The part of an RNA shown here (large-subunit ribosomal RNA, domain I) has 549 nucleotides and comes from a Clostridia bacterium. Rfam family: Bacterial large subunit ribosomal RNA. Rfam links the family to the GO terms ribosome and structural constituent of ribosome. The full RNA is in RNAcentral, with records from ENA. The coordinates come from a structure-prediction model, not an experiment, and the mean pLDDT is 84.

[in-house]
Context: one part of a larger RNA
RNA sequence: AGCAUAGGGAGAAUGCCUAGGUACCAAAAGCCGAAGAAAGACGUGAUAAGCUGCGAAAAGCCACGGGGAGAAGCAAAUAUUCAAUAAUCCGUGGAUGUCUGAAUGAGGAAACUCUAACCAAGAAAAAAGUUGGUUAAUCCAUACAUGAGUAAAGUAGUGUAUAGGAGGGGAACGUGGGGAACUGAAACAUCUAAGUACCCACAGGAAAAGAAAGAAAACUCGAUUCCUAAAGUAGUGGCGAGCGAAAUAGGAAGAGCCCAAACCAGAAGAAGAAAUUCAUCUGGGGUUCGGACUACAUAAUUGAUUCAAUGAGUUUAGUAAAAUUGUUUGGGAAAGCAAACCAAAGACGGUGAAAGUCCAGUAUACGAAAAACAAGUUGACAAGGUAGAAUCCAGAGUAGUGCGAGACACGUGAAAUCUCGUAUGAAAGAGCGGGGACCACCCCGUAAGGCUAAAUACUAAUUGGUAACCGAUAGUGAAGAAGUACCGUGAGGGAAAGUUGAAAAGAACCCCGGGAGGGGAGUGAAAUAGAACCUGAAACCCUAUGUUU
Numbered sequence: 001a002g003c004a005u006a007g008g009g010a011g012a013a014u015g016c017c018u019a020g021g022u023a024c025c026a027a028a029a030g031c032c033g034a035a036g037a038a039a040g041a042c043g044u045g046a047u048a049a050g051c052u053g054c055g056a057a058a059a060g061c062c063a064c065g066g067g068g069a070g071a072a073g074c075a076a077a078u079a080u081u082c083a084a085u086a087a088u089c090c091g092u093g094g095a096u097g098u099c100u101g102a103a104u105g106a107g108g109a110a111a112c113u114c115u116a117a118c119c120a121a122g123a124a125a126a127a128a129g130u131u132g133g134u135u136a137a138u139c140c141a142u143a144c145a146u147g148a149g150u151a152a153a154g155u156a157g158u159g160u161a162u163a164g165g166a167g168g169g170g171a172a173c174g175u176g177g178g179g180a181a182c183u184g185a186a187a188c189a190u191c192u193a194a195g196u197a198c199c200c201a202c203a204g205g206a207a208a209a210g211a212a213a214g215a216a217a218a219c220u221c222g223a224u225u226c227c228u229a230a231a232g233u234a235g236u237g238g239c240g241a242g243c244g245a246a247a248u249a250g251g252a253a254g255a256g257c258c259c260a261a262a263c264c265a266g267a268a269g270a271a272g273a274a275a276u277u278c279a280u281c282u283g284g285g286g287u288u289c290g291g292a293c294u295a296c297a298u299a300a301u302u303g304a305u306u307c308a309a310u311g312a313g314u315u316u317a318g319u320a321a322a323a324u325u326g327u328u329u330g331g332g333a334a335a336g337c338a339a340a341c342c343a344a345a346g347a348c349g350g351u352g353a354a355a356g357u358c359c360a361g362u363a364u365a366c367g368a369a370a371a372a373c374a375a376g377u378u379g380a381c382a383a384g385g386u387a388g389a390a391u392c393c394a395g396a397g398u399a400g401u402g403c404g405a406g407a408c409a410c411g412u413g414a415a416a417u418c419u420c421g422u423a424u425g426a427a428a429g430a431g432c433g434g435g436g437a438c439c440a441c442c443c444c445g446u447a448a449g450g451c452u453a454a455a456u457a458c459u460a461a462u463u464g465g466u467a468a469c470c471g472a473u474a475g476u477g478a479a480g481a482a483g484u485a486c487c488g489u490g491a492g493g494g495a496a497a498g499u500u501g502a503a504a505a506g507a508a509c510c511c512c513g514g515g516a517g518g519g520g521a522g523u524g525a526a527a528u529a530g531a532a533c534c535u536g537a538a539a540c541c542c543u544a545u546g547u548u549u
Stems, first nucleotide, its partner, number of pairs: 001548009015534001017498001020470002022467006029459002031169002039100003042055003046078002050074002061094006070082003105114003115136007138166003141162006173204001174202005184191001188238001214221002225252005235243002256451003259395001263284005269278003290393003293388004301383003306380005313373004318366003324339005340357002342346001349359002400424008410436001431446005486493002506533001509520004
């Protein structure tokens, strides 16, 4: 030095576990903000570094309700207190709420600096100064005041007032405005990726769409949205790669309405000598079953809007809740054995091993002073009929057309339809638009104004649950002070780190040592469970014995 066996050290795998994650389901909710949000800074405790809570009234104050013996957060220590005159704790409402931040008196390198007016305080009065309080940004709207250039206009502007509005934040979902490239086409340019990613604006609990100038072609249907089929069909396409409908049928849901105009009445204007005319506003009327108009009628019914009353119930604390003993092993019984009981409760979790009957719960039954939501009901209110057919009305720089684009499954094509730019530019219900060039016939509809619940999309946050999801190199980056420590000028990047024991019973006392550490003693079922603490593999190191060289 090698090998073998045994015993150790070091090391952290493995096993068991779960306090944390992941995905989904159901319910409810779907906003917060100048009455100052989200997010923070700094403070705040007897002692207080971190987290949590709170705000100079600062781990808290008040009221009401619940609850009933301990309590002063995580956090185990000491002290000092609080509590049956009901604390701590839970719920509802209120008070306080420094400074920054849309940040809004001005400034600013966020959490800082500086100013003005008014009110109050102490002093005999006034001023200054000090302290405390309130107000002072911009834009829009409305009202009032003031008021130009150029005659007029009370126009533009300016100022004041207003518990009038806006501003900023938020996970996804939505609508609109902009809008790529990689890639695919086995290269690449039309095309594709894709109206995707991304940027911006704005909104809601959903949004958007929506009551036919529709779809169709039969005995026609009758707003929109979503799903299934139609169908990878018809089409489109360097007819390449690819893209890709609709009618119709079956389901989910279901709801329809209001203006403009004709006509009537009124108001204050302008023009005119006047009659009158013109344009404007307000109220009625009316809305495609067309209406006005004329004649007759006046209530059954409906209501998503508005107002008021009432309001079952729901949410935010909670309450009651059945039934087991003996014995054996053991440190410990919930295990074994024996005999019982409950069950509208044998869900789940805990308890010194494995508990329906020990604890907490569970089935079931009940409960609100306060706040919020609320189906429904009632009343007011609103809407709401038939016939006639002469006249009147029925959305104009609109429809359409030329040129240029975009959207339509449809790449200019035979290219209808829809939208925009530009140049032009109708008709008047005997009208006008559509039925995929265009024309005729026929059929369908009534553009150029507006509103509209449900079925649909999503889940940051809340509550309850589920899992052939993970189990500490996994699962969130994060099971511990985690977006922390740390790195970077910055944008940004971004960890590691779980387990004594049933209970600290966490080792009094003695010995060695400066200490660290160890040896006894003691606790414990166990200390090779001793805090560097469950189990404790391997690499690596050491000791003893044997053996080989």